[in-house]
This is a predicted structure of a 406-nucleotide RNA (Bacterial RNase P class A) from a Paracoccaceae bacterium.

């Protein structure tokens, strides 16, 4: 200098005028002053939570779903960090749906002789016979060579053989055992051995671990209004004790009558309380609890409210330093106060500066002047931790490879 890999940051600033949303102060009020006012992804709604509600809660089981090497971090995660192994790459680095294929089932199209314990298309060798004497037929041996395919039942080499084959040997690979290092995943070394045991589990499945459901349109309060609405179905509607005078009952007084007043009684209806039993609340069981004896569940029709306040922003928050740690991160100290709208606010105009680009001019270079352009992805809505996707332009750092110079 060129090419590549990877980490981080910015992605506008200032002033004035007019116009917006929130907080604070002042004011009876109109209003005045002052402070603050979109993002690194606010996006996707993919994960994990905080928080709120749900008669269901705890333990166990089942169904369904998620994750999947080891260790660590975190409130937690499918995330992050550090490692191991495998693949890609010369490398820096990047990727991995990374447990199990002798628990079982299933698939491997086409091509090919043959696709799981298979196989002879072209071929190689031996014997016999024929012959146009590099060919053909029959019998036997072979799976080393070639071909087909994504993949062919170990790989390379040597020996051996009629030709061959783990047939034998060396190394690799595979299986078993041992030692060493490491918390571990694993790595290295040594010994023995049949030298025979495909792939797919991002096919079903098995194993280990994790998981209630909805969601701020959650939820709570105030105000207002209506019809404490109606119909059908399922299930259940039991027993005992005590109390109550609303109805039935008894009887008295008044009244022509209708009826009115007050007394008694718990036999019946009704209402209230207690107990037992029963029913319901969960996919199932046990324990505990709750609701009901008109509760619960289902379907259909119809009516009212579409108001206000809270939730609503101080957070597992951000920044700086120190310590510990390879790191993610943790701890301690100090500092900051950083939008809360509700049909949904931050916009418009002017000027200047800065980064970059195009054109023109000046200049030996650095650079200067004029003019034009402001262009990226893109707008909070309960809030966080992540992942993924999008991004004009610019800056900084580290590493790898190649070339050159000293």
């Nucleotide at each position: 200098g060129c090419g590549g890999a990877u980490g981080g940051c910015c992605g506008g600033a200032u002033g004035g005028c007019c116009g917006c949303g929130g907080g604070g102060u002042g004011g009876c009020g109109a209003c005045a002053c002052u402070c603050c006012g979109a993002g690194g992804a606010a996006a996707g709604u993919c994960c994990g939570g905080a928080c709120u509600c749900c008669a269901c809660a705890a333990g166990g089981c089942a169904a369904c779903g998620g994750u999947g090497c080891c260790g660590g971090g975190u409130a937690a995660c499918g995330c992050c960090c550090g490692g191991c192994c495998g693949g890609g790459g010369u490398a820096a680095c990047c990727c991995g749906a990374g447990g199990g294929a002798a628990a079982g089932c299933g698939c491997c199209a086409c091509a090919g002789a043959g696709a799981a314990c298979a196989g002879a298309c072209c071929g190689c060798c031996c014997g016999c016979g024929g012959c146009c004497c590099g060919c053909c037929g029959c019998g036997g041996g072979c799976a080393a060579g070639g071909g087909u395919g994504a993949a062919a039942c170990g790989g390379u080499g040597c020996g051996g053989u009629a030709a061959g084959a783990g047939c034998g040997c060396a190394c690799c690979g595979c299986g078993g055992g041992g030692c060493u290092g490491g918390c571990a995943a694993c790595a290295g070394c040594c010994c023995c051995g049949g030298c025979a045991u495909g792939g797919c589990a991002a096919g079903c499945c098995c194993c280990a671990c994790c998981g209630g459901g909805a969601g701020c349109a959650a939820u709570g309060c105030c105000g207002a209004a209506u019809a404490g609405g109606g119909a059908u179905c399922u299930c259940g509607c039991g027993c005992g004790g005590g109390g109550c005078a609303g109805g039935u009952c008894g009887g008295c007084g008044c009244g022509c009558a209708a009826g009115c007043g007050g007394c008694g009684a718990a036999a019946c209806c009704g209402c209230c309380c207690c107990g037992c039993a029963g029913g319901g609340c969960c996919g199932c069981c046990u324990u505990g609890g709750c609701c009901c004896c008109g509760a619960a569940g289902a379907u259909c029709c119809g009516g009212g409210u579409u108001g206000g306040c809270a939730g609503c922003u101080a957070g597992a928050g951000c920044c700086g330093c120190a310590u510990g740690g390879c790191a993610a991160c943790a701890u301690g100290c100090g500092g900051c106060g950083c939008a809360g709208a509700u049909g949904a606010a931050u916009g418009g105009c002017c000027a200047u500066c800065c980064a970059g680009g195009g054109g023109g001019g000046c200049a030996g270079a650095c650079g200067c002047c004029c003019u034009c352009c402001g262009g990226a992805c893109a707008g909070a809505a309960u809030c966080c931790g992540g992942c993924u996707u999008a991004c004009a332009g610019g800056c900084c750092g580290u590493c790898c490879g190649c070339g050159c110079a000293u």
Rfam family: Bacterial RNase P class A. It is annotated as a ribozyme.